[in-house]
Description: A computed fold for a 73-nucleotide RNA from Bdellovibrionales bacterium RIFOXYD1_FULL_53_11, annotated as transfer RNA. It was read from a public genome assembly. Taxonomically the source falls in Bdellovibrionales (Bacteria, Pseudomonadati, Bdellovibrionota, Bdellovibrionia).

RNA sequence: GCGCGCGUAGCUCAAUUGGUAGAGCAUUCGACUUAUACUCGAGCGGUUCUAGGUUCAAGUCCUAGCGCGCGCA
Repeated sequence: GCGCGCGUAGCUCAAUUGGUAGAGCAUUCGACUUAUACUCGAGCGGUUCUAGGUUCAAGUCCUAGCGCGCGCA
């Protein structure tokens, strides 16, 4: 340099054929306990990498860029 894949919560990942963005862990509060842990319940947490385009509607489709990984040279 060329090709392919990935980018979503603090972390690991979902989200069906484009139709209300979710789970686990972590964190906070409460219950339980003499106390801690375990367990249980509730809450908090999102500019879906950036900028455009298509569409009534985009995490999803298209274009360009950025970052990471793999392959080829």